[in-house]
This is a predicted structure of a 105-nucleotide RNA (Glycine riboswitch aptamer) from a Pseudomonadota bacterium.
Its mean pLDDT, the model's own confidence on a scale to 100, is 79.
Taxonomically the source falls in Pseudomonadota (Bacteria, Pseudomonadati).
It was read from a public genome assembly, where an Rfam model found it.
RNA sequence: AUCACGCCGUCUGGAGAGCCAUCGCGCAGGCGAUGCACCGAAGGAGCAAGCGAACAGCGGGUGCUGGACGCGAAUCUCUCAGGUAUCAGGGACAGGGGGAGCGGC
Numbered sequence: 001a002u003c004a005c006g007c008c009g010u011c012u013g014g015a016g017a018g019c020c021a022u023c024g025c026g027c028a029g030g031c032g033a034u035g036c037a038c039c040g041a042a043g044g045a046g047c048a049a050g051c052g053a054a055c056a057g058c059g060g061g062u063g064c065u066g067g068a069c070g071c072g073a074a075u076c077u078c079u080c081a082g083g084u085a086u087c088a089g090g091g092a093c094a095g096g097g098g099g100a101g102c103g104g105c
Stems, first nucleotide, its partner, number of pairs: 007099002010096004018036001020035006037084003043080001044078003050071003055066004
């Protein structure tokens, strides 16, 4: 000095599910509360194989078998949170462009 992965900012794309009921507020668009019904792609939570393993049994020995417990992924599962007409906003994830820095060479 530069490239990849990752990080930060920005632009673009981006699904699902009640125009539900009752009450209150408002001129209205709508907003709030409660209730039931739903969604999964903010966030959050859970764990499979596998790895490790207290301890137990067996064995002449190197060991073998079982094993509470620990680590362990998601677009899987849960549905706490969030969300469920259009618009707006949010949105996992993906792409463009830029920035800072680290490591290798």